[in-house]
Context: one part of a larger RNA
Molecule: large-subunit ribosomal RNA, domain II
Organism: activated sludge metagenome
RNA sequence: GCCGGCGAGUUACUUUAUACAGCGAGGUUAAGCAAUAGUAAUUGCGAAGCCGAAGCGAAAGCGAGUCUUAAAUGGGCGUAUAGUUGUAUGGAGUAGACCCGAAACCGAGUGAUCUAGUUAUGGCCAGGUUGAAGUGGCGGUAAAACGUCAUGGAGGACCGAACCGGUGAAUGUUGAAAAAUUCUCGGAUGAGCUGUGACUAGGGGUGAAAGGCCAAACAAACUCGGCAAUAGCUGGUUCUCCUCGAAAUAGCUUUAGGGCUAGCCUCAUGCGUUUAGUUACGGGGGUAGAGCUCUGAUUGGGCUAGGGGGUCAACAAACUUACCAAACCCAGUUAAACUGCGAAUACCGUAACUUUAGAGCAUGGGAGUCAGACUACGAGAGAUAAGUUCCGUGGUCAAAAGGGAAAGAGCCCAGACCAACAGCUAAGGUCCCCAAGUGUAUGCUAAGUGAUAAAGGAGGUGGCGCCGCACAAACAUCCAGGAGGUUGGCUUAGAAGCAGCAACCCUUUAAAGAGUGCGUAAUAGCUCACUGGCCGAGUGGCGCUGCGCCAAAAAUGAUUGGGACUAAGUAUACCACCGAAGCUUUGGACUUACGUAAGUAAGUGGUAGAGGAGCAUUCUGUACCGGGCUGAAGGUAGUUCGUGAGGGCUGCUGGACUGUACAGAAGAGAGAAUGCCGGC
Repeated sequence: GCCGGCGAGUUACUUUAUACAGCGAGGUUAAGCAAUAGUAAUUGCGAAGCCGAAGCGAAAGCGAGUCUUAAAUGGGCGUAUAGUUGUAUGGAGUAGACCCGAAACCGAGUGAUCUAGUUAUGGCCAGGUUGAAGUGGCGGUAAAACGUCAUGGAGGACCGAACCGGUGAAUGUUGAAAAAUUCUCGGAUGAGCUGUGACUAGGGGUGAAAGGCCAAACAAACUCGGCAAUAGCUGGUUCUCCUCGAAAUAGCUUUAGGGCUAGCCUCAUGCGUUUAGUUACGGGGGUAGAGCUCUGAUUGGGCUAGGGGGUCAACAAACUUACCAAACCCAGUUAAACUGCGAAUACCGUAACUUUAGAGCAUGGGAGUCAGACUACGAGAGAUAAGUUCCGUGGUCAAAAGGGAAAGAGCCCAGACCAACAGCUAAGGUCCCCAAGUGUAUGCUAAGUGAUAAAGGAGGUGGCGCCGCACAAACAUCCAGGAGGUUGGCUUAGAAGCAGCAACCCUUUAAAGAGUGCGUAAUAGCUCACUGGCCGAGUGGCGCUGCGCCAAAAAUGAUUGGGACUAAGUAUACCACCGAAGCUUUGGACUUACGUAAGUAAGUGGUAGAGGAGCAUUCUGUACCGGGCUGAAGGUAGUUCGUGAGGGCUGCUGGACUGUACAGAAGAGAGAAUGCCGGC
C1' cells in the first nucleotide's frame, strides 16, 4: 500500500412539543402481594403518591376574584373550563452522552545493575627526560651571607604505551552500531584510573553548574490508580428516493476561528389577499446638480482704516508710496462637516387595476448560519495604487450543471425530473482546425494596424470647413536684376545690411530691407526678401475629424487559441445560417392545487439544514401444519423486475439449514478517522 473483518447520536431518569390509543372533571397507580399455557412477561389486587378541576397576595388572609391603597374613576395577575395515563418520534437537562485524540494535575508504589555524588575495602600506571629542597667538598667571610663542583631525587613537571578521554575530518545515516569505524588528537603520579560491597528517590536526590544526570526521550523518572480528566480545537461519523431550502448580518459578550437573542430556512396549526407590481393622488426630505446670502477658503481691480518705507520734521503734525492690508464696492473662483435653491430615484400613506405566488401574517416544534468571494455602480481609507481595505445598492459564485470568453468559482447567455439519430433560438459565431456565408452594399486601413500603452513628434492617408494668391498668368524650376545717399547714427581697436543700442528716412526704379541667412579681424564674397522673362493651371495657410506611423526594453521558444488572412482587418446598413441541459415537439416518472373520478393546470439544480416515504441486516411473536439431501444457507455465471436502496429466476458449486406475510425489538448499513486487528 491493497484486501477482509471490526469501527461512532446510545442507555437511564426528568422535562417539553407533536402523533396515536385509553378514560374524561377527572386521569393514573408505585413498591409490594397473588395466579399462570403466556417468563422479552401477562392478568388481578394494591389510592400511598402525582397531575388537573381557582386564583391573588411576601404573608395573615380573602376568593371568581385578589393584590396595591386611607380609598381606588384606576393598574397588575386571574376568571370564559380539558385534562390525564401510556407508547412512539423530535428537542432540552443530568449523567463519559456521537467516536477517537492531548500536554497536564493528584494519590499509592517501583527504581542509583545506566548515570551523579559519597562511603568501606582492594587493584593499576612500559620506557625515556628534566634535575627543586636538603647534604658533602672546595672557594669565600671576623663569623655569616654568597659562589662553585658533586651528591640527592622533588613536581596537579616534560616526551610517550597500557589505561582514561573524545580535538578535527572522512565514512556511516532502512548503519556492522538506537552514537560506531578509520586517520588524527588531549591526559597519562594525579582534583588520576578502576573492581567489589554499601548509601542518597521524584518538587526529591545528585550536580568542579550543562537544567546536566537519576536504567537508550527528565524544566520534575517509571508503574498502576483517580480516568472514558478536560479539549470553545483537529480528524472521522456507514443504505435509498421525494419536497422545500439558508447564512457568512445586527446587538451584547476577558468577545473576535466560541456563544446568546434577533434576522434569513423548514415543519405543524390558524387567519384568508392582508403579499408584490403598475398608475394616479397625498406626504416629508436636503443627496446629485447648482449657487455664493450665511460660515470658511480664494484671484484681480477700486476705495480706504491701520501698519511699514520715503521727504520734511522731530513736541505734534503734514505730504508721499507699482510696499503689507481689515472693512466696504465691482468682477471672478471654491467646500464632506457652507445653503437665500434643488432634482431623478428611493421611502411612507390612500385608491383603482393587475397578480394567487413555495405570496403575506400569527402561534408553536426543529435547525443551520455569525471566516464570505468577485463583479457593476455610489462613497471613505490608500497614492482618485493593489487579486488592498471598509461601508451602501444590485448581480453571480458560495449551494449551479449547460453554451460563450483558447484554457477559467465570482464576466456574458441561460437555471439540468428522465428519454429522443425531432424543431426554433440566446450570448457568441459562420476560410481550415470547428457546426454555420470565402454573404450583399458602400467606405476606410497598407501599419500584419487588426492581434497591448501615454505625453510628445511627423509633407502617412480619407472626409469636412475657413482664409489667401491665380489666364490682367499664380505656385514650383530655370534666366536676369537685386541699385544710389551710405562705411547712415551711436558704440567700438574695428562694427562697412548681418557683435550690440536707438532709429528705420530719402532717391533712381519693373524691383531692390538703413537688410533673411551663410561668411570676413573689418572689408570682400554667396544668398534671400522684392521685380522682369520663360512656362501655362491650379497653388498656399489654418482648423475640425476617420484610420494608420514613431515614441515601444526582461529574463528557457515563439505565437491574434493555432494555421493562415490584405480580408478571413475595420466602419455603417441588411439578409441567411450555426449555436445551450434555454423554448417547442413526442413519450414517461414524481410533487402540489382543483376535481367524486377521468383528468386539467403549475412545478420537479442544490451545500448547511428542516420535513416526508421506503430498502436491506440480526433476533422475537403469530400465521403459512411454508420450503429443504428429488439439495437449505453461502459462493459463482447469466438473465430479468424496480426511480433507487434492492428483489426474483435459471445453470454450476455447496452439503444442512431456511423463507414469506403482518407486527415487535435493535450491538441495524463503511471508503476515508497519519483509525484497530489479520492476511499478502